Context: one part of a larger RNA
RNA sequence: UGACGGGGGCCCGCACAAGCGGUGGAGUAUGUGGUUUAAUUCGAUGCAACGCGCAAAACCUUACCCGGACUUGACAUCCCGUUGAAUGGACCUAGAGAUAGGACCAGGCUCUUCGGAGACAGCGGAGACAGGUGCUGCAUGGCUGUCGUCAGCUCGUGUUGUGAGAUGUUGGGUUAAGUCCCGCAACGAGCGCAACCCUUGUGUUUAGUUGCCAGCAUUCAGUUGGGCACUCUAAACAGACUGCCGAGGUUAACUCGGAGGAAGGUGGGGAUGACGUCAAGUCCUCAUGGCCCUUAUGUCCGGGGCCACACACGUACUACAAUGGUAUAGACAGAGGGAAGCUAAACCGCGAGGUGGAGCGAAUCCCAGAAACUAUAUCCCAGUUCGGAUUGGGGUCUGCAACUCGACCCCAUGAAGUUGGAAUCGCUAGUAAUCGCGGAUCAGCAUGCCGCGGUGAAUACGUUCCCGGGCCUUGUACA
Repeated sequence: UGACGGGGGCCCGCACAAGCGGUGGAGUAUGUGGUUUAAUUCGAUGCAACGCGCAAAACCUUACCCGGACUUGACAUCCCGUUGAAUGGACCUAGAGAUAGGACCAGGCUCUUCGGAGACAGCGGAGACAGGUGCUGCAUGGCUGUCGUCAGCUCGUGUUGUGAGAUGUUGGGUUAAGUCCCGCAACGAGCGCAACCCUUGUGUUUAGUUGCCAGCAUUCAGUUGGGCACUCUAAACAGACUGCCGAGGUUAACUCGGAGGAAGGUGGGGAUGACGUCAAGUCCUCAUGGCCCUUAUGUCCGGGGCCACACACGUACUACAAUGGUAUAGACAGAGGGAAGCUAAACCGCGAGGUGGAGCGAAUCCCAGAAACUAUAUCCCAGUUCGGAUUGGGGUCUGCAACUCGACCCCAUGAAGUUGGAAUCGCUAGUAAUCGCGGAUCAGCAUGCCGCGGUGAAUACGUUCCCGGGCCUUGUACA
């Protein structure tokens, strides 16, 4: 100087408390451990691994296993020989295919002394080399997690101490903040904080189609005429700064109350992550040193596996019902996506879906029915008209192909489950809870992920205690 303390003081945080809803019990989905296996590819492992890499494992992906093949190689550059412009298309035979053999059509490049040369490609050959998701994240770059959006981390000069160092950065107030004020052997500065950026909340101006409709006509319908008031859209600007008033405070910073205001003291949300810590994670994104393989640890193909299942754990979904289930009728979003696409009307089917083909590169058309909600009816507390697992049968769709191993529909079946031990998690407001909708990935496949809106609470006395953190101080046989 740090680190640590079941030392002290001050102060924060859904840290506790006060509340609301869960997890832990059940079934299922998914990840992991373990076990099994020819293989169940690899990585991630307290917080900070475990719906994580994977924003899509039937083949492919794929790195694993079995079998069948190749060896200058699936891919790059260079050389020689040979054939043909390149290139595109479909066919026959064998085979599981890779591959091997055969046959055909289209196409016909540049220069030329007409001999040929060149570019490009196929085949054959030689070697330099290719290739490696092989090892080392404890050789590395880059990227990322975490403490933590915590308020800290430092430097120059000066001063001080023999020195390591100290001072500044401590102290008195204050703040979300090393934020600001005052004081002070310090005076300044940098990286952080804040602000500048995006979005949302109010208004004005401009603009008025594909958007909107007050008044006038018109219609089944903003459908059409008309209009741009209003809504909205999207650009610019205004607005909030403790600016004003009062009180407190050191005449300060600031705090409390008030006015005006759509909004008040950082208005809400986001992006933004200091010096560093964990030899944290990643050599399987990529890059890269070293090591290793080179007829194989490389490459191609068929099939299988990553989907196994006595069990254990994590994360979710659905429930156990009456604040509910079922039936019928009726209402209201936002944000997105769409051309190898979204697909309307109409018709067929109980339905998944099929036929159909209008419109739309989309404020125009489509996905698209929002659901919880409201009204009426019914069920009457039961393993039920709760719950839907499981299984049987029949189908639909995608796709060469749904056996291992897809999603969905219909009929039948109707399991566990009656609110969950010890323990444990999230959340302070348009939040929790609850309800549906969209998107990425994607042929197909979502209870996951990322977004969107609808309905919409309870509680916070307080900081003694648990956890994490900041500042000062103290002890130390620790560095």
The part of an RNA shown here (small-subunit ribosomal RNA, 3' major domain) has 479 nucleotides and comes from an uncultured bacterium. The RNAcentral record of the full RNA draws on Greengenes. Rfam family: Bacterial small subunit ribosomal RNA. Its family is annotated with ribosome and structural constituent of ribosome in the Gene Ontology.